Predicted 3D model of a 1508-nucleotide RNA (small-subunit ribosomal RNA) from an uncultured Candidatus Saccharibacteria bacterium. The sequence is in RNAcentral, with records from SILVA. Its Rfam family is "Bacterial small subunit ribosomal RNA". Model confidence (mean pLDDT): 81 of 100.

[in-house]
RNA sequence: AGAGUAUGAUCCUGGCUCAGGAUGAACGCUGGCGGUGUGCCUAAGAUAUGCAAGUCGAACGGUCCUUGCUGACUGAUUCCUUCGGGAUGAAGAAAGCGUCUGGACAGUGGCGAACGGGUGAGUAACGCGUAGGAAUUUACCUCUAGGUGGGGAAUAACUCGUCGAAAGACGAGCUAAUACCGCAUAGUCUCGCAAGAGUAAAGCCUCACGGCGCCAAGAGAUAAGCCUGCGUCCUAUCAGCUAGUUGGUGAGGUAAUGGCUCACCAAGGCGACGACGGGUAGGGGGACUGAGAGGUUGACCCCCCACAAUGGCACUGAGAUACGGGCCAUACACCUACGGGUGGCAGCAAUUAGGAAUCUUGCGCAAUGGGCGAAAGCCUGACGCAGCGACACCGCGUGCGGGAUGACGGUCGAGAGAUCGUAAACCGCUGUGGUCGGGGAAGAAUACAAUGACGGUACCCGACUAGAAAGUGCUGGCAAAUCUGGUGCCAGAAGCCUCGGUCAGACCAGAAGCACAAGCGUUAUCCGGAUUUACUGGGCGUAGAGGGGUAGGCAGGCGGUAUAAUGCGUCUUGUCUUAAAUAUCCAGGCUCAACCUGGAGAAAAGAUGGGAUACGGUUAUACUUGAGACACACAGGGGUACGUGGAACUGUGCAAGUAGGGGUUAAAUCCUUUGAUAUGCACAGGAACACCAAGGGCGAAGGCAGCGUACUGGGUGUGUUCUGACGCUCAUCUCCGAAGGCUAGGGGAGCAAAACGGAUUAGAUACCCGUGUAGUCCUAGCUGUAAACAAUGCUCGCUAGAAACCUGUUCCGUUAAGAGGAGCACAAGCUCCUUUUUGCGGAGUGGGUUUCGUAAGCUAACGCGUUAAGCGGGCCGCCUGGGGAGUACGGCCGCAAGGUUAAAACUCAAAGGAAUUGACGGGGGAUCGCACAAGCGGUGGAGCGCGUUCUUUAAUUGGAUGUUGACCCAAGAACCUUACCAGGGUUUGACAUUCCAGUCUUAAUGCCGCUAUGAAAGUAGUUGGAAGUUCGAUUUAUCGAACAGGUUGGAACAGGUGUUGCACGGCUGUCGUCAGCUCGAGUCGUGAGACGUAGGGUUCAGUCCUACAUCGAGCGCAACCCGUACCGUAUGUUGUAUCACUCAUGCGGGACUGCCCCUGCAAAGGGGAGGAAGGCGCGGACGACGUCUAGUCAGCGUUGCCCUUAUGCCCUGGGCGAGAAACGCGCUACAAUGGCUUCGACAAUGGGUAUGCCACAUCGCGAGAUGGAGCUAAUCCCGUAAACGUUGCCUCAGUUCAGAUUGGAGUCUGCAACUCGACUCCAUGAAGGUGGAAUCGCUAGUAAUCGUGUAUCAGCCAUGGCACGGUGAAUACGUUCUCGAUCCUUGUACACACCGCCCGUCAGCUCAGGAAAGUAGAGAAUAGCCGAAGCGCCAUUUAUGGUUUUACGCUAGGCUCUAUGAUCAGGGGUAAGUCGUAACAAGGUGUCCGUAGGGGAAUCUGCGGACG
Repeated sequence: AGAGUAUGAUCCUGGCUCAGGAUGAACGCUGGCGGUGUGCCUAAGAUAUGCAAGUCGAACGGUCCUUGCUGACUGAUUCCUUCGGGAUGAAGAAAGCGUCUGGACAGUGGCGAACGGGUGAGUAACGCGUAGGAAUUUACCUCUAGGUGGGGAAUAACUCGUCGAAAGACGAGCUAAUACCGCAUAGUCUCGCAAGAGUAAAGCCUCACGGCGCCAAGAGAUAAGCCUGCGUCCUAUCAGCUAGUUGGUGAGGUAAUGGCUCACCAAGGCGACGACGGGUAGGGGGACUGAGAGGUUGACCCCCCACAAUGGCACUGAGAUACGGGCCAUACACCUACGGGUGGCAGCAAUUAGGAAUCUUGCGCAAUGGGCGAAAGCCUGACGCAGCGACACCGCGUGCGGGAUGACGGUCGAGAGAUCGUAAACCGCUGUGGUCGGGGAAGAAUACAAUGACGGUACCCGACUAGAAAGUGCUGGCAAAUCUGGUGCCAGAAGCCUCGGUCAGACCAGAAGCACAAGCGUUAUCCGGAUUUACUGGGCGUAGAGGGGUAGGCAGGCGGUAUAAUGCGUCUUGUCUUAAAUAUCCAGGCUCAACCUGGAGAAAAGAUGGGAUACGGUUAUACUUGAGACACACAGGGGUACGUGGAACUGUGCAAGUAGGGGUUAAAUCCUUUGAUAUGCACAGGAACACCAAGGGCGAAGGCAGCGUACUGGGUGUGUUCUGACGCUCAUCUCCGAAGGCUAGGGGAGCAAAACGGAUUAGAUACCCGUGUAGUCCUAGCUGUAAACAAUGCUCGCUAGAAACCUGUUCCGUUAAGAGGAGCACAAGCUCCUUUUUGCGGAGUGGGUUUCGUAAGCUAACGCGUUAAGCGGGCCGCCUGGGGAGUACGGCCGCAAGGUUAAAACUCAAAGGAAUUGACGGGGGAUCGCACAAGCGGUGGAGCGCGUUCUUUAAUUGGAUGUUGACCCAAGAACCUUACCAGGGUUUGACAUUCCAGUCUUAAUGCCGCUAUGAAAGUAGUUGGAAGUUCGAUUUAUCGAACAGGUUGGAACAGGUGUUGCACGGCUGUCGUCAGCUCGAGUCGUGAGACGUAGGGUUCAGUCCUACAUCGAGCGCAACCCGUACCGUAUGUUGUAUCACUCAUGCGGGACUGCCCCUGCAAAGGGGAGGAAGGCGCGGACGACGUCUAGUCAGCGUUGCCCUUAUGCCCUGGGCGAGAAACGCGCUACAAUGGCUUCGACAAUGGGUAUGCCACAUCGCGAGAUGGAGCUAAUCCCGUAAACGUUGCCUCAGUUCAGAUUGGAGUCUGCAACUCGACUCCAUGAAGGUGGAAUCGCUAGUAAUCGUGUAUCAGCCAUGGCACGGUGAAUACGUUCUCGAUCCUUGUACACACCGCCCGUCAGCUCAGGAAAGUAGAGAAUAGCCGAAGCGCCAUUUAUGGUUUUACGCUAGGCUCUAUGAUCAGGGGUAAGUCGUAACAAGGUGUCCGUAGGGGAAUCUGCGGACG
């Protein structure tokens, strides 16, 4: 920083999509470690269990324990004993005591519980942010100066009792206080103008000093309440809202101001600078993104607000309308003995539900902080830690070095190899990490001691171990990275363009590669790219966009010159503030980093102090150039009203006159012998105004046209007299506003929607014709729209020109006319001068209108260009992809038709503008061609031949299919060919190369021969026959090896006329032997492209000339090549008896517009001479760039695919030859220009060897046969050419025409002639009498006609193909038309290119939205009823009652929104449905706009308008 996507290509416009960053994320695959953060975005759904707010005995009375003392009582032990007992008194212990020690506890009391923690439902608000303010309170804390005297009455606890399941409640009695209540005292307190009045307190601890408290007041700090300016989302399809509403007075209330509340008074208050209403939403610091300006966002952390199941309410208190307090109501849940009670995790964990989705019922108060306490201390799910999760960021690792037989294996392969790849194995090393062991913190403060949840953690040391540790996405382009296999518009992919229909770099796999990496992808969302809402930073002639068509104009915005003042904007310099965190910079601490800590500073904003005064504002005073006024002139279809005129038209009457008229491409309907049309005269009526008339005039636009009169608006010029900025623009608003349409009343000639009839047509609801009603006209209203267009808003200024017109004005010249004067003249008159009017011309200067344009400039281009689309100022309007749609709903307007304002769902990746190259046109121009015309002869009709289609068949093998298939592949289908069918056989094969194993080579299972069998191929057999070389060893019998050959079995492979000509090569057809197709350099254009190759001529020709921003060149044209026509020359076999000629072969010559005349600048053209030939002499070969995805895989070659005891190979027979029908190409005819017959003549090209051509002779009617010479060919043969000439006959008929068909008899070829050959003879003797629509060939030695030869070939279905000669015409005025082609130009919505594109109805499927009788729900209000708790008030019997207001609830009628609804009408989408053909070309009736009517549909018609 850009990229992809529209087009055949281009530029522009314009959307869609991608690459980047981010996240409280989720999902898929994968997953080694650590640090730091972070973790219910959904159901403000519901919650089991535990914990989260207590503390103080130094406020109080008590209770319990403990210690001490006393100690009734009991009485171990020991001693004595008279055995009855006595003494001793360990241990226990009732009870008591208090100036004893320590501890715990329910209750009274104090402080706290209003903090901390959670959540974001509500809230569009003084809620938040920021800057200010005055009418306030503030417990604990700090400071100041004071006080703390003396009394009283109760009440929990406790005891006794009652009720209840419980929760709990009640009664009686006792008692304390820092609990409660009086009294006293008090001022810097409160009230009050003052006098004056009113109002406090508590004690506790200590050996002591003293300490902690308490009361009142003031000050501070902290915290809180209130008010104000400014800022704070979307919607106008929400435009009017508001009765405590706005203000005042007076009260009440509050800590405090205030309609906060109340009484009275006034009628205000808010609003396009967006009130009111609706929707959405906690706000900010900040976060993400961005170059910035902005846009989006408000998790974590910090500040503020709001909330605590839902709604309401107060109490207590310094502070609450109180998350873990209370009361009431509601919903839900739990307990219950059914009477009644209890509860609130949006605290931490946890559960359940919901959801794509979000953690442990952990440890500790060690630290930091909080509450209480004098303190020890207690409490603290705040907090500190740990746990879980790759959720994010940061860091580390998964090893390092060596190692080539480049291993195995995988993949590819042009089969050589390449690649994965030094990668692995293997060798050596290290130890981040891991495991084990040893040591071991800081965090801890204080005088000492003691105190660590984390944690035996971080960290350090040692030992051992490469061991546990790599994935994910992508690889067609954007966008880094490619091959193979599979699949076959299937399965699938896809962010966009798109990929997939048999060679897929896009699907699915594999391999390799690319990217990132403990992550990688996907999805969702935001910003960016997007200058695609444009402040920075866009546009509006034709792409979307100049309003509603025009004007006026309030608010608003903007505003000329000079001076002064002010200092509001503006500028400058200070001050205060903008918490911290974050961000930036600089340092420091964790090994680094993330993270944490410290320090620093700016920008910008608000408020405020000082200063400056150019500009803007305001105030004041002036000015004249903007604007306006005045005077005098001028032009004009400007407007309104009234009058009036002639032409035309139609009708009526009369006259005269006769058969048609009218209409059309052609007709008909229609009118007319009851007299039309045409003609004349007269009358009536309505509408419109010829010529003048002109892109000429006027008007704001719509628009305005005979003439006259009246009234009236605007404009221009001259004068420079007056006012003195009075101006420009303009949302809302108002006037005007073509045609059509509507209402009411007139009018109605012509024209003419609708309607009717006639034509056209497949149809014709149209175009054409004949009728014809609304309407068109007038009056009064309404409608308010047009392509209402210059598709160009208004206004002001500036910026080269040229031409023309309209209209003023100044000056000059001049014609004519009038008047006057002078001269000449008898007069008429002539000449001159002055003046007035008018016209014309010229020069200057204004206003208006139009054209050109290569000035500059602008524009995507086209184009615009002083009448800007140029350069600038001001104001307004409008646009933001196409469709849906100018539609729906709602509002407003309208009598209606409708107008105006104006969406969304859904859908597409385009839609569009200008220009370019082509192609096309029932567009235009120029030109050519046997293209037409002019001619000659055919085809189409008949029979036959051949080919094809179709059908049939076991098979009728296959291909070729408009021109460019159809006597084509096929220059030869009886077998073969042959590819097809039936049957029979065969499997390394009919054919090629190689390998392995066995076997043989004086010999077999092979070959030849033979035999059997068989249709053959083949199969089986065989005492017959034939066939090797070299070397070595030796026992010389033989054995071994190699080569060669054969055979059996096997493996590679052969083979395929199987498929794809849409995978190809090669070859070919066609446009077309048409004159075209291109390139280099240069120039023009942003570019695609253009010029060159457009003009003017000429030519068969892009042939040549000339001109020219072109100059040259190439492939084509032409020429070079071949044949032929004339001459010369050389040669002379086989031609000639001989020479010559002819002839044959070779080599040369000849023709070049060279010469003459004419035309022309030239090229060239016309005519002529000479010449065998004359203007390319004639004929051939030769085929540009390309088109037809033309033809051929069956001529050949060949990629991929397919078959492999068969889709290969061999054989016999059949088929390719079928036959209802159709088509194409031919032959023979239909006859007398003929047929038959007699006799006679004249060619050329070719072909022929041992299987040929065959003379000649004989035989046969003949096809031919039998003999047989010659010929390796200018020698011999095929081989008599025929038409023609001539003799005779036939005489117009289905014939002496024509020969099909059929019967019989033969010949020849060949293994073979049935299917299925040709020919001969005899007999038979069909259709056919010149051919409908239509159509073909040919321009001279041509057509027509006549015969001849030859390739293939045994023979031949050849009437075909290719050649040869003989005879030998007619016609061409010409380019209007048909077909094809070339060039130029024009239009285009076509580019697969008119066999194009494309519109609408109908039918099917489908999607979203609208309407709809209604139905259901939600929300905010209103009115009424009921009315809990609570506050206030009232009353009294002092404990209750009443009352006002209010939540919830109920009722009512409306409003808004949502969901749903039979059915209805439109819209979108949908490979191959139906009907037409509306549009694009003059689209076949030019298209489109508005309006009205009609019609299956596209649409048609009327009226007016636009040119796109």